[in-house]
Molecule: transfer RNA
Organism: Enhygromyxa sp.
RNA sequence: GGGGCGUCAGCUCAAUCGGAAGAGCACUCGGCUACGGACCGAGAGGUUGGAGGUUCGAGUCCUCCACGCCCCG
Numbered sequence: 001g002g003g004g005c006g007u008c009a010g011c012u013c014a015a016u017c018g019g020a021a022g023a024g025c026a027c028u029c030g031g032c033u034a035c036g037g038a039c040c041g042a043g044a045g046g047u048u049g050g051a052g053g054u055u056c057g058a059g060u061c062c063u064c065c066a067c068g069c070c071c072c073g
Stems, first nucleotide, its partner, number of pairs: 001072007010025004019056001027043005049065005
């Protein structure tokens, strides 16, 4: 230098053909308990790596850039 894959909540990951983002763990509050843990219930937490484009509508499609891994030279 060329190519492929990936980037979504604090962490690990979902999200069918584009219809507008959810789970587990962690965290907070409550229940339970003599007190904790476990368990049960509720809650908070997201510019979906960045900038553009297409579209009525983009996590998803297109372009460029950044970062990570792999392959080729």